[in-house]
Context: one part of a larger RNA
RNA sequence: AGCAUAGGGUGAAUGCCUAGGCACCAGAAGGCGAAGAAGGACGCGAUAAGCUGCGAAAAGCUGCGGUUAGGCGCAAAUAGCCGUUUGACCCGCAGAUGUCCGAAUGGGGGAACCCACCUGAGGUAAAUGCUCAGGUACCAAUACAUGAAUACAUAGUGUAUUGGAGCGAUACGUGGGGAACUGAAACAUCUAAGUACCCACAGGAAAAGAAAUCAACCGAGAUUCCGUAAGUAGUGGCGAGCGAAAGCGGAGGAGCCUAAACCGGUAUAUAGCAAUAUAGACUGGGGUAGAGGACCGGCAUAAUGAUUCUACGAACUUAGCAGAACUGAUCUGGAAAGAUCAGACCAAAGAGGGUAAAAGUCCCGUAAGCGAAAAGGGAAGAGACAGGCCGGUAUCCGGAGUACCACGAGGCACGUGAAACCUUGUGGGAAGCAGGGAGGACCACCUUCCAAGGCUAAAUACUAACUGGUGACCGAUAGUGAAGCAGUACCGUGAGGGAAAGGUGAAAAGAACCCCGGGAGGGGAGUGAAAGAGAACCUGAAACCCUAUGUUUACAAGCAGUUGGAGAGCGUUAAGGCUCGACAGCGUACUUUUUGUAGAACGGUCCGGCGAGUUAUUGUAUGUGGCAAGGUUAAGUACUAAGUGAGGUACGGAGCCGAAGGGAAACCGAGUCUUAAUAGGGCGAUAAGUCACAUGUAAUAGACCCGAAACCGGGUGACCUAUCCAUGGACAGGUUGAAGCGAGAGUAAAAUCUCGUGGAGGACCGAACCACAUUGGUGUUGAAAAAUCAUGGGAUGAGCUGUGGAUAGCGGAGAAAUUCCAAUCGAACUCGGAGAUAGCUGGUUCUCCCCGAAAUAGCUUUAGGGCUAGCCUCAAAUAUGUCUAACGGAGGUAAAGCACUGAAUGGGCUAGGGGCCUUACCGGGUUACCGAACCCUAUCAAACUCAGAAUGCCGUAAAGAUGUUACCUGGGAGUCAGACUGCGAGAGAUAAGUUCCGUAGUCGAGAGGGAAAAAGCCCAGAUCAUCAGCUAAGGUCCCAAAAUCACGAUUAAGUGGAAAAGGAUGUGGGUUUGCUAAGACAACUAGGAUGUUGGCUUAGAAGCAGCCACUCAUUCAAAGAGUGCGUAAUAGCUCACUAGUCGAGUGAACCUGCGCCGAAAAUGUCCGGGGCUAAAACUGCAUACCGAAGCUAUGGAUUUGUGUGAAAGCACAAGUGGUAGGGGAGCUUACUGUCGUAGGUUGAAGCAUGAUUGUAAGGACAUGUGGACGAAACAGUAGUGAGAAUGCCGGAAUAAGUAGCGAGAGUGAAGUGAGAAUCUUUACCGUCGAAAACCUAAGGGUUCCUGGGGAAGGUUCGUCCGCCCAGGGUAAGUCGGGACCUAAGCCGAGGCCGAAAGGCGUAGGCGAUGGACAACAGGUUGAAAUUCCUGUACUACCGCUGUUCGUUAUUAGAGAAGUGGGGACGCAGGGGGAUAAGUUAAGCGAGCAACUGGAAAAGCUCGUCCAAGGGAGAUAGAUAGACCGGUAGGCAAAUCCGCUGGUUGUUUCGAAGGCCUGAUGGGGAGGGAAAUUAGAGUACCGAAGUAACGGAUUCCGCACUGACGAGAAAAGCCACUAUCGAGAGCAGAGGUACCCGUACCGCAAACCGACACAGGUAGGUGAGGAGAGAAUCCUAAGACGAAC
Repeated sequence: AGCAUAGGGUGAAUGCCUAGGCACCAGAAGGCGAAGAAGGACGCGAUAAGCUGCGAAAAGCUGCGGUUAGGCGCAAAUAGCCGUUUGACCCGCAGAUGUCCGAAUGGGGGAACCCACCUGAGGUAAAUGCUCAGGUACCAAUACAUGAAUACAUAGUGUAUUGGAGCGAUACGUGGGGAACUGAAACAUCUAAGUACCCACAGGAAAAGAAAUCAACCGAGAUUCCGUAAGUAGUGGCGAGCGAAAGCGGAGGAGCCUAAACCGGUAUAUAGCAAUAUAGACUGGGGUAGAGGACCGGCAUAAUGAUUCUACGAACUUAGCAGAACUGAUCUGGAAAGAUCAGACCAAAGAGGGUAAAAGUCCCGUAAGCGAAAAGGGAAGAGACAGGCCGGUAUCCGGAGUACCACGAGGCACGUGAAACCUUGUGGGAAGCAGGGAGGACCACCUUCCAAGGCUAAAUACUAACUGGUGACCGAUAGUGAAGCAGUACCGUGAGGGAAAGGUGAAAAGAACCCCGGGAGGGGAGUGAAAGAGAACCUGAAACCCUAUGUUUACAAGCAGUUGGAGAGCGUUAAGGCUCGACAGCGUACUUUUUGUAGAACGGUCCGGCGAGUUAUUGUAUGUGGCAAGGUUAAGUACUAAGUGAGGUACGGAGCCGAAGGGAAACCGAGUCUUAAUAGGGCGAUAAGUCACAUGUAAUAGACCCGAAACCGGGUGACCUAUCCAUGGACAGGUUGAAGCGAGAGUAAAAUCUCGUGGAGGACCGAACCACAUUGGUGUUGAAAAAUCAUGGGAUGAGCUGUGGAUAGCGGAGAAAUUCCAAUCGAACUCGGAGAUAGCUGGUUCUCCCCGAAAUAGCUUUAGGGCUAGCCUCAAAUAUGUCUAACGGAGGUAAAGCACUGAAUGGGCUAGGGGCCUUACCGGGUUACCGAACCCUAUCAAACUCAGAAUGCCGUAAAGAUGUUACCUGGGAGUCAGACUGCGAGAGAUAAGUUCCGUAGUCGAGAGGGAAAAAGCCCAGAUCAUCAGCUAAGGUCCCAAAAUCACGAUUAAGUGGAAAAGGAUGUGGGUUUGCUAAGACAACUAGGAUGUUGGCUUAGAAGCAGCCACUCAUUCAAAGAGUGCGUAAUAGCUCACUAGUCGAGUGAACCUGCGCCGAAAAUGUCCGGGGCUAAAACUGCAUACCGAAGCUAUGGAUUUGUGUGAAAGCACAAGUGGUAGGGGAGCUUACUGUCGUAGGUUGAAGCAUGAUUGUAAGGACAUGUGGACGAAACAGUAGUGAGAAUGCCGGAAUAAGUAGCGAGAGUGAAGUGAGAAUCUUUACCGUCGAAAACCUAAGGGUUCCUGGGGAAGGUUCGUCCGCCCAGGGUAAGUCGGGACCUAAGCCGAGGCCGAAAGGCGUAGGCGAUGGACAACAGGUUGAAAUUCCUGUACUACCGCUGUUCGUUAUUAGAGAAGUGGGGACGCAGGGGGAUAAGUUAAGCGAGCAACUGGAAAAGCUCGUCCAAGGGAGAUAGAUAGACCGGUAGGCAAAUCCGCUGGUUGUUUCGAAGGCCUGAUGGGGAGGGAAAUUAGAGUACCGAAGUAACGGAUUCCGCACUGACGAGAAAAGCCACUAUCGAGAGCAGAGGUACCCGUACCGCAAACCGACACAGGUAGGUGAGGAGAGAAUCCUAAGACGAAC
């Protein structure tokens, strides 16, 4: 370390439970709101954070009613209190109170806040301020008043009264607008769909509605809804699809009012002297239909009424009451309601729940009954009111820009069609009862109805909330998202998105006390039936982690099992058993997808739970059942039902299917149609259906589940970023030196030059700042979802930046990159259409049995999809099918052939042509030229065949084999990617593990044996078992079963055990042919000569550079005019050839067996390895053996067939590999019925274990745990079975004690403490110092301070903290904001525009980032200060006192919302004045004065200050004023402003700063107590206070100069009048002075970045030395040492 067993931990499955959901039924109801809603904010408790309740009268107050002895909510506890007949709490009805926001309504506004006015009240000595109550919005209508331009009038304005406004239930309704995905296998008409969505408006329902309707020659009689007609008629790229109506059966039932004619009235107008007439307007009567009304004549006052009004008012609803009947004993037990025994009882009550377990008689209840002061409710009845009939017909009336027509559209089922009908945008435009519309173009006839005005219940649709009930609905991953304080936590700027999380026990009896420990936790004790129920609490599975025991393991190579098995231990559901297992044999998981996967192709870390063919309707087939030439009801109606009921029974025949077909139809009919036809032919006739249920399958629906990228609609976003608008801010320092100007030179004058001055610039260098990042490094599970380090770019500008605002997706913005629009951009985000669609990928859950494919054809915008056929299966019916042999046929392939068609070799012959010769011409001759045809010869062919097989194909009476194979009909499929091998072809290169056909086989879907290993090759087809036998392919030395088998050859190469052309004197066999005892072949010895150096050529060429040649001749045993080497050429060496020696075979060629060379690659060798050589190679032959899941043997299972049998069964025969797929039979889970079942505390379910059982899914039994439920059987219904979907949720592993611990300095000592690197203190050391210091805006929101704590957070630790608990802390007339003003922009009374929503905008208002505006210094706390305190100031208002002026119509005074002034403005540059800050000092003060020679001094150290306000007086500078007149402009007026005339004339205005005061004050180095220690440098005391230097980026002040880009508004303030006016001005002392913010962080651990994050974050102050400098280095004050 593995396996097994036992015991634990972790974890939360399972079982049981239910507090909560889901679905439906019934009743009632269907709104609330200016009398302030819905919804909220903030408060209210003795203690009070949350929920609930309530509202300053605040977990409540009052009255009435009910009930009752106990109460003060969830929710314990303590304190306190209320109540018990004088009635608390609780329940019901009615009332009171009801802060603030919200339609929100006095004005404003960033909801829950700010600021007003009027009337009244409180309060104060008085007044302001302050508090309380009521009122003050807008629009419309009505009434009244008032009242412009403009005379009457009107518009307008004011007041009063009434109404509206907003919310909801994501439902239902009507109307105005109105998509897209999708379907059509593409797409445009079409579809989706008038759907989704937006908007307006309404009601409890809405809408529709009393015929200008249908119908069809018969008739019906408003509308709505249901059934049917009917998937019919139609419509339709006549595609996909869409799809009526009449009629019939039902529910319900209901009809009316006007306009007009005619008759009156009122006011007005006109005419008229008037009466009166006429006109239009308003109004009363009358009147309402297809033939009526007016009019004329006659009769009547009723029926009826859904209407309106009035007063009464039943049931019922909102609290409740009452309600029968059991005891005893025993047993078990913690507990009895259980069991047993014994007797009972009630029942209009045996529904249900509870009680310590299972209760008719214990409790709550249940059945049948009873009950309301008050409120709601409104049946029934009453009164008022409305409400007629008949006849006549001369005249009058009966709905006009209407009907209708044309054009363009929409709606009708109906897409422009032959298109009626309805609606109407544009244009035209009737009739008038002798009239008009309709009946699907139109016309005629006929029928029917009367438009252009209106109202109208019921039957119908829906359900948020209330009440009651039900469930073959769920039971905590389920059921709502939500069983617990959930639309919460959390995420997002926002719209929006959106969780997890149940169980102690009967009862808290929730563990007193003791021990260990700092605690956490644990051990005892105790409670309890149980603590193995202890609060992390019922049961408590698995992954995972431990401990113990048994066994095995330290040379071992492993899909981990299986078969055998030595050995060790144990002892069971008692079976020859259980656990471990040395060693040996065999053995590459599962799923998916594939021709094919161990595959290194896909998916899964593991475990548990969840997770996918369902439902509805309509067809079709089969089965079962009912009835049957018939079968069957639908909607609906009635009855019935209390353990079972949204049920049942009956009625209901509308309608549907069938019983008859044929035809386009008329029509005919067992026939009919075709046709001239009696012919023929087509379709029929001679088979029973229909309803219900179940199963298979199809269509329509999301339709087996998960999955897009996208499209469309409505909203949400410019806190990021882009551009723009308004208003503010910042830019150290240094450099250059334009124009202009001045002076000089120069010129006739200019020009020009020089010097100076000057200070321009999208100028230069360079910090802050910006952001481009230019380059490089690091980082890349980062410190950081874009940074850091170094180096670069711009840095007075087209520059940067704060605050507020504008622009929005079919869009905006864009110095333009498809760039940005919240870490998202070729079209944001979010919700919805929506379960879009997906010919695509993945996944799809229990078992057994039978059969079992395909990867082909045709068609296809088709090729990875589909349809039909083929092949499979099941059922029924019928009677064949296949093979062998034989016989009979057709055929044109292989081979072959050349007779045809073509190709093609050589020759012959020869027409023709060319050349040559001849020729005046005609012609002729010749030819080793070309050559058709023909002949001979040798050949070739897929698209040649005179001929022509084998095999295959078709047929056949009889024969043999097989034994349901076949065809047909019907239900259900799958398959359309195939692969390799042999043979035959094509393509290719007679390449491919290539491609495409044919044919056969195997794989696919096939295991077993062999080929080492192996889809496709060889053998062979696995029903199961056996420690039986025989064989196949292939084998028999060892691995490794079987021959080291017998005989005969071969090979020497490890050939065997990879390969070619080519090569070789390898070797065996065979054939042929030379030489050879007259001496071969080889070797050795010797010779190898002469003409001659052959001739030519050549410089030379002599056998041997080259050329020539019958290459000769001679001597010889033999010797080439020379086979090689060699020389410049010779020479030289050698060969051929010859002789000798030797003594027997030796050459050549061909055929053939086995070998050899040719032969170089990447992890390791071409036998599987060892190894093999008279073999273990190869070849021939013989025998034996091994060898498979084949065959046989024995036994079992099962299917089909046959036989037998009534059946069960038995016998026989043949089968039983299997993917897609078809068929059959079963198991299990949850719930329902039988069922109040059997069983169950003497122990259910679940869980754990076991050696039991069945062919499988599975089923028993036993023990333990558990502590309350719960089988079986027979039926029924399904959310019914999990290993895979990069599935979902949870838990647990692994990696791993690994990576990491996020820029940076700490060390020592002391203290505290259970514990200290980390906390505190201290000493030293170090870091920053234009910051890492200080102030402050935004943002955050208690983080601030004190005391305590240490679980978690803190990247370590922790005694510590920005953590947890408790308590405390923020004080303003002057600071910031409001009670003041306006900018961009926003809102916006009226108004204009727009389908609606809404958009714009005047008056007016809001809105700072700007304008205006009054306080300074010091001290003080643990935490606050311009806020408290001390001192000294200032601003506004109020009354009082004093004084001055004025008072009856006025200059006492005030004074606009009007007028004027002012406020009032940019940038750059340079200089001047002044100060702040700083430095220095031999000045002044205090303290100290030591080491190492001197040093009390010119030594050392430190300090050497102060505001607002008030006052006086200068200067720099700026400039033109002052007075008297006139005046037509300034919307009226003006004494003001402007314009203008005159006089006078340098006066007038005026800083910053300094000085005095403030200040006899404050502060101040230093000294320095007491309180015992702790504490405190606290209380207290307190010196000096000068000068010089230097000098800003600050102030004077945008003052001056310059240039061009020409640089807010309004109020406060000053003045003027209009106007008001009886009191007013001044001074003094006094009074009053509201609301909000104020703590703390604020370059950061508190903000924005998910973090205690190397990033980002506006403004102000910002010292010294060196330095140009705010660069840089070092330091001060101050702050830190950054948490391993």